[in-house]
């Protein structure tokens, strides 16, 4: 430098009106760790392996510059237990549960917007 970098509302129910409420459902971004899995030239390597452990983006607020888009900086920042194995797991196995910016609209993690943006970061 150059590419590439978010995934989900189906069905019923109420209702003037709800993909937003109720029931059933679906969805899980980056880097780490990982006792699991796969391959192979098989003792050594190679790829995969956590939404809820650690950390990092996103969004938001404050300061500072610039003051047109912005840039830096600080601080915010969601959620797991229980059983089992085993030296040793919140990672595997079983079973249960719980989270998920802001703006708009019948109250939304799934629509619609800011965004054809940015970005943690992967590849070359």
């Nucleotide at each position: 430098c150059u590419u590439c970098g978010g995934g989900g509302c189906g069905g019923g129910g109420u209702g003037c009106a709800a993909u937003u409420c109720c029931c059933c459902a679906c969805u899980g971004g980056c880097g780490g760790u990982g006792a699991c899995c796969u391959g192979c030239u098989u003792u050594g390597c190679a790829g995969g392996a956590a939404g809820c452990c650690c950390g990092c983006g996103a969004c938001c607020g404050g300061c500072g510059c610039g003051u047109u888009u912005g840039c830096g900086u600080c601080g915010c920042u969601g959620a797991u237990c229980u059983g089992g194995u085993g030296u040793g797991a919140u990672u595997c196995c079983a079973g249960g549960g719980c989270c998920a910016a802001c703006g708009g609209u019948a109250u939304a993690g799934u629509c619609c917007g800011g965004a054809u943006g940015g970005a943690a970061g992967a590849a070359g």

FMN riboswitch aptamer (RFN element) from a chicken gut metagenome, 124 nucleotides, folded computationally. The RNAcentral record of the sequence draws on MGnify.